[in-house]
């Protein structure tokens, strides 16, 4: 000093599922819980993509995001580190 992330070591995070609470929903808060993660930590008023559609439009189908998803891509930022 950190390209690279090791069948390392430290510390972290927590799908799915269950409980309870919020919400129309998608989804989220807690606690349990560990699939799995080198950014699975922040960012949804920078962008792309999914997701839902209380409402409004239309009224046959359906469409619309200022609703949500950062653990889908990207940004910013960082912990330790053999060779």
């Nucleotide at each position: 000093a950190g390209u690279c992330g090791a069948g390392a070591a430290a510390a972290g995070c927590a799908c799915a599922c269950c409980a309870u609470c919020c919400g129309a929903a998608a989804g989220g808060g807690u606690g349990g819980g560990u699939c799995g993660c080198a950014a699975a930590g922040c960012u949804a008023a920078a962008g792309g993509g999914c997701c839902u559609a209380c409402g409004g439009c239309a009224u046959g189908c359906g469409c619309c995001a200022g609703g949500g998803c950062a653990g889908c891509c990207a940004g910013c930022u960082g912990c330790c580190u053999c060779a």
The RNA shown here (c-di-GMP-I riboswitch aptamer) has 83 nucleotides. The sequence was found by an Rfam model in a public genome assembly. It matches the Rfam family "c-di-GMP-I riboswitch aptamer". Gene Ontology term of the family: cyclic-di-GMP binding.